Overview: Model confidence (mean pLDDT): 78 of 100. This is a predicted complex of two RNAs, RNase P RNA and transfer RNA, with 469 nucleotides together.

Formats: sequence, structure tokens, C1' cells
RNA sequence: GGAGUCGGCCAGGCAGCCGCUCCGGGGUCGGGUGCGAAUCCGGCGUCGGGGAGGAAAGUCCGGGCUCCACAGGGCAGGGUGCCAGGUAACGCCUGGGGGGCGCGAGCCCACGGAAAGUGCCACAGAAAACAGACCGCCUACCCCGCUUGCGGCUCCGGCCUGCGGCGGGCGGCAAGGGUGAAAAGGUGCGGUAAGAGCGCACCGCGCCGGUGGCAACACGCGGCGGCACGGUAAACCCCACCCGGAGCAAGACCAAAUAGAGGAGCACGCGGCGCUCGCGCCGCAACCCGCGGCCCGCGGGGGCUCCCGGGUAGGUCGCAAGAGGCGUAACGGCGACGUGCGUCCCAGAUGAAUGGCUGUCCACGACAGAACCCGGCUUAUCGGCCGACUCCCCCU
RNA sequence: GGGCCGUUAGCUCAGCGGUUAGAGCAGGGGACUCAUAAUCCCUUGGUCCUAGGUUCGAAUCCUAGACGGCCCA
Repeated sequence: GGAGUCGGCCAGGCAGCCGCUCCGGGGUCGGGUGCGAAUCCGGCGUCGGGGAGGAAAGUCCGGGCUCCACAGGGCAGGGUGCCAGGUAACGCCUGGGGGGCGCGAGCCCACGGAAAGUGCCACAGAAAACAGACCGCCUACCCCGCUUGCGGCUCCGGCCUGCGGCGGGCGGCAAGGGUGAAAAGGUGCGGUAAGAGCGCACCGCGCCGGUGGCAACACGCGGCGGCACGGUAAACCCCACCCGGAGCAAGACCAAAUAGAGGAGCACGCGGCGCUCGCGCCGCAACCCGCGGCCCGCGGGGGCUCCCGGGUAGGUCGCAAGAGGCGUAACGGCGACGUGCGUCCCAGAUGAAUGGCUGUCCACGACAGAACCCGGCUUAUCGGCCGACUCCCCCU
Repeated sequence: GGGCCGUUAGCUCAGCGGUUAGAGCAGGGGACUCAUAAUCCCUUGGUCCUAGGUUCGAAUCCUAGACGGCCCA
């Protein structure tokens, strides 16, 4: 100098003017309670202070909180899945183990069980899971046919229970070819008719033990087994552990108007019925309302005042002091984290605030905005800064 | 704000992990008819929403995202 890895931080700055929202102080105006002192509520303007994020997002996990349900346990259903730890908890994080990628710093992994059982493995291929035999290899053993070879016998025409060769059958084999994603350990030597863990050596694999480690696991440690065990569990399933359901539109409180139910008092025409003898019920009137106005007709209402429960509109709380932020330590721990101390209060709306204009500077400004809260994960994101580390090249 | 579903041809929908993903309607061509409709025959047409993964193999299973819809005062 170049290329790269990991971790952390920032998210246009400054000035002026005009606005929005929340909290607090004092002022002023209006209203309520009260004899008053005072106190409460609301409006206006003023002063001071606070005012989006690293993801506020997706709602994918976990928890707090609230209501409902609940003796305990089990079934069903769902989730998680190497080991240990952290944590309120987690599918998150840290450290470790195993596997993979990279020269390396480092990065990635849904990583329990396929010797509990069931299912599936299309096409191709002989065969796809109790292995199998298309091409191929073999003829030691058994059978048949041919034989111009060798041998034996001969009456010289031939014959044979012989040896050999060729072909076939019955068979043997799984080394090679070929199919497939996958074909039932690999290499070499021996062995054989040909072959084959058939035997041996090495490698691989499994089981048992030993050693180290809390454990996962590791071992160029010992013994046994020729190998018995294809893949698939993001197929059913088995094993271990975890999970009650719903969600702030949860939920709690205050509480108009109207209607209805209950109670008390007052008022009240006629008729019928009931009885506990004063009321209740039913029907019809007077009266009121509707059918555009009027009449008839039809339908509805048919008392007034006060009190009370539940509860709608509306309002208040829930709602921000919290698993909180920042700093610190001869603190514990490799670390995640924990402990102690100090310090700070840092958005809280409900049509929903954090904005607009101007000037100036630069590296010219991305993704995007709270709505009960918190811990994670994932996704989106212009650019810049800092720290640690790796590889290559050059110079000294 | 919270809860829950869906996405396959132009439209409406099927689709045990296994040939080249189908059906109806629509479109195109042909037959029938004087002609049209109806009917019959043939046929075109697919990023199975996107990306990654599991598997020999994915529309289907898993994870993440995009879009659309329904419910709760």
C1' cells in the first nucleotide's frame, strides 16, 4: 500500500423566525363547594423543562400486567431437541463438543432416536430391503450330446467302464459391465473351477471395558466381533423437557338523556273481575301522538314528583420509576451475566404532538415513525467514524 | 392496536411428496346451419405469490418475506 474478518458507535450540523403536544410555576378570566379562610375544575396568554427508533416495523418467540378457568395427576393438542451455563422467561445469549467451508482472521449447521414399530423409496434397472442374477465369469462335482486329439482292446470292420477338447443342462459366483439419488465396507496379498471377509495385513465400522472431562465427547489405550446395521423422523412415530385460555378493543371506576323493572308520596272518570278491603288486573272513555290538512275509521300512548340497582353515550384510571438509563469497582466469572456503590428521571397522545420557512457549512443526508410495557429474533436501511485481528506485496 | 385465514391458466376452483400440474367457464380453429346461437371435436394458455432450506425428487413439508381478506369496542 492492497484485500478481508469481527465488534462497537453516529444517523446531517449550526443560527434565526413561526407553530404542535405533555408536565411544572406564578398570572388572569369563568364556573362549582363553602358564612369565610380556602379548595377543585376549565379557558387564555406567559416563564421554565421534556418530546420517536436502531429498527418504533413483522407480530415470529418469551415474559410482566389484567380478566376467566383451575385439588392433584393423566389423555388429547402444540412446541423445543448435541452438552453445560446465563436469564423473569425464551425457539434468545455465552462457553464448550461434533460436522462443514475458508490459506487465514473467522463463518455456517432444525445437530436426539432409523438395532421399538409402521409407511414410502417414482422412472430406470435383473434386483430397492427376509436382497437379487440381465450381460458376464466358472465347469472342480453330477447328467446328456459331439469328437478328425491321446491312450487301451481288436476278429482290422470297429469298440471302450479311460484321459482330453467343444457345446448344453443341473448348478456355482457376485469380482467386472450396465441402471439408479441410493446396489449390502475399501485397498492389497493369499486363496479358488471361478469367486467371495473365504483367510490375512492396514484403513473403516460396531460392541464391551479403561483413561480424561460436570457433560456433550475425545483417545496413535486394551479386548471382542469378519461386518451382523441402505436412505427418509422439515413421514407417522418413540424418548426427554416445556406449555391452562384470552388479550389494554384486557380490565377497573364515575356516570347524562331515553326506555324498562322495583320502592315511596300525591293525583285519578266509568264498567267488570279478584281478594288479605285497600289496592291490583282488564276493557272503554277524556286527553295526546301518527296515518299530508278536516271528518269517520285504524294504530300507539294513557298519570305527576322523588329515590334506587344495573348500565349506554361520555369521562377517568390502567399509562410510564422500570427485569429503567448512565457511570464506577485492585469485585465474582473465560464469557453471557451477577453483586455493590453513585447519579439521573429521559415521549405519553386519543383524530392522535415531535413540524414548517430562511440562511449557512459539509461527507449532500438511507430505512422509516411510539399507542400497555419489557427481553429477543427476523426483515428494511445513504453513508461515515473508532477499535481488535488475518492474508498478500513493497521498503528498511 | 390485537387475533385469524388465503395466494395454482384471463375468471372460479381441484390437486396422497413421484411422468410433461388438471377441471369448468372464457379465447382460437373446425364441424353442423342459408346465417347466428346452442351442441360436438380439436387446441392455445402456468415464474403453482417471492426467496432460502429438507428430500433422490417440493404446488404439496419447514423457515423468512410480499400482497389480499375476515373478526374483535